RNA sequence: ACGCCUGUAGCACAAUGGAGGUGCAAGUGGCUUCUAUCCACAAGGUUGCAGGUUCAAAUCCUGUCAGGCGUU
Repeated sequence: ACGCCUGUAGCACAAUGGAGGUGCAAGUGGCUUCUAUCCACAAGGUUGCAGGUUCAAAUCCUGUCAGGCGUU
């Protein structure tokens, strides 16, 4: 320098263009003498960033940033 892959909640991951959910962690309440376990509830997201296409984008296209792999 070029090519490929990845980027979504604090962490690990889902979600075939119809609008984002699960587990763990953390929080509140219940249970318990207390803690843990268990049960319930609630919160937490401009889907790396910026544009474009579309009635509609995490998803398609372009650029860019970060990380990983490969070639030179």